[in-house]
RNA sequence: GAAGCAAGCCAGACGGUCGCUGCGUCCUUCGGGGCGCAGAGGAAAGUCGGGACUCCAUCGGGCAGCGUAGCGGGUAACUCCCGUCCGCCGUGAGGCGAGGAUCAGAGCAACAGAGACGAGUCUGGGGGGUGACUCCCAGGGUGAAACGGGCAAUCUCUACGCGGAGCAACACCAAAUAGGCAGACGUCGACGUGGCCCACCGAGUCUGCGGGUAGGUGGCUCGAGCCGUGCGGCAACGCACGGCCCAGAGGAAUGACCGUCAUAGCCCGCAAGGGCCGUAACAGAAUCCCGCUUAUCGGCUUGCUUCACAU
Repeated sequence: GAAGCAAGCCAGACGGUCGCUGCGUCCUUCGGGGCGCAGAGGAAAGUCGGGACUCCAUCGGGCAGCGUAGCGGGUAACUCCCGUCCGCCGUGAGGCGAGGAUCAGAGCAACAGAGACGAGUCUGGGGGGUGACUCCCAGGGUGAAACGGGCAAUCUCUACGCGGAGCAACACCAAAUAGGCAGACGUCGACGUGGCCCACCGAGUCUGCGGGUAGGUGGCUCGAGCCGUGCGGCAACGCACGGCCCAGAGGAAUGACCGUCAUAGCCCGCAAGGGCCGUAACAGAAUCCCGCUUAUCGGCUUGCUUCACAU
């Protein structure tokens, strides 16, 4: 220098104007307004694995079903992660592996080949038998595999794990209408009928309670949290100390514009440089967390490998 391998990181920066959502504070004519602070991601995605939380069920045990599978460790837990052994791939750095059991039982094996897991015989030789046939030895060919085995990501066996539904969970407040229960009044005329009386009409009227719906509130974001340092451990990770508060909307806010700089792209130029474009890919929280998988423009850092060259 070229080509690679592995592990991480960033996902325009700063300033201004006008909006939206939340919180704090002040004012308020209770409608709201002023000020301050905060306001999407590395995947918020797929909803695949695991958990927290909530309700239902539940003494415990077993069967069924589903899942997992070398060995050891990490974790709240996992089908995740780390280390290591073995196998395969790669010159290598490295990558991939559902990697227990086929002397418990069953099932399966394309093509080729006489024959494929049941058994059986293509060629040659020898033995027995009247014969059909049978026994022994040797050989070539096909094929992944030719009688000894292979496949457990086919059933199965062994060991271990797993109750179900999910924040539209669940809890609370609670209209209108209809129906329910109780009480009062009413065919001796209630209510309608208005401030009162009479006349007319003629069977319900009023009050309370309770369930549930619309609607509202809580659940809701301080948490297996983040950052730094030290210690233990090969590592995953753990412990201690110090610091920090980091969206909480909900028919669902997180937006738009302007200026400066910087990146990518395009154009001009031998070059120095100048100009254009206008933020770039995948994408948009919805109870939360740990993982996995998938999507992704461009760029950066560290360690390592192979080859070539120079010393």